RNA sequence: CACGACAAGGGCAAACCCGUCGCGAGGCGGGGGCGCAAAGCUUACGGGCCUCUCCCGAUAGAGAGGCGGCCGGGCCGCCGAAA
Numbered sequence: 001c002a003c004g005a006c007a008a009g010g011g012c013a014a015a016c017c018c019g020u021c022g023c024g025a026g027g028c029g030g031g032g033g034c035g036c037a038a039a040g041c042u043u044a045c046g047g048g049c050c051u052c053u054c055c056c057g058a059u060a061g062a063g064a065g066g067c068g069g070c071c072g073g074g075c076c077g078c079c080g081a082a083a
Base pairs, nucleotide, nucleotide: 003080004079011036012035016031017030018029019028020027021026034069040075041074042073045072046071047070048067049066050065051064052063053062054061
């Protein structure tokens, strides 16, 4: 570098519920715990999905947003059995 154990010490926190903000997708705080070795980060970089508005006979299209726990890319990082 790579790899990832019924290892050690820790960490994060899905659905759902409560509060709050947002037209919404969703965000934040509390409870909760399905899972996670990057479930850490990214003025969201590429693809994807989702929302709102505009446009259109319809499809297509345009703009503004959301998701990092959808897949890649990039940056950083704890531990150390076996192969």